[in-house]
């Protein structure tokens, strides 16, 4: 250097054919429960959806540069 696939919560993903408040699970916090701790069981907190830009009533989604990972290929 070319070709694919990826970047969404501390982690590990999920978001369908652009439309309701952006989600689960683990992890954290708390509360319940125990003599106590662990597990259960509520509940709560936690996001610049990689940046920047563009289409559109409307962008996690669709397009465009950049950047950074994973795999091939030379």
């Nucleotide at each position: 250097g070319c070709c694919a696939g990826g970047g969404u919560a501390g982690c590990u993903c999920a978001g369908c054919u652009g439309g309701u408040u952006a989600g689960a699970g683990c992890g954290g916090u708390c509360g319940u429960u125990u003599c106590a701790u662990a597990a259960g069981c509520g509940a709560c907190a936690g996001g610049u959806c990689a940046u920047g830009g563009g289409u559109c009533c409307g962008a996690g989604u669709c397009c465009c540069a950049u950047c950074c990972c994973u795999g091939g290929c030379a």
Transfer RNA from Candidatus Jorgensenbacteria bacterium RIFCSPHIGHO2_02_FULL_45_20, 74 nucleotides, folded computationally. Taxonomically the source falls in Candidatus Joergenseniibacteriota (Bacteria, Bacteria candidate phyla). The sequence was found in a public genome assembly. Its Rfam family is "tRNA". Rfam links the family to the GO term triplet codon-amino acid adaptor activity. The family's RNA type in Rfam is transfer RNA. The prediction has a mean pLDDT of 81.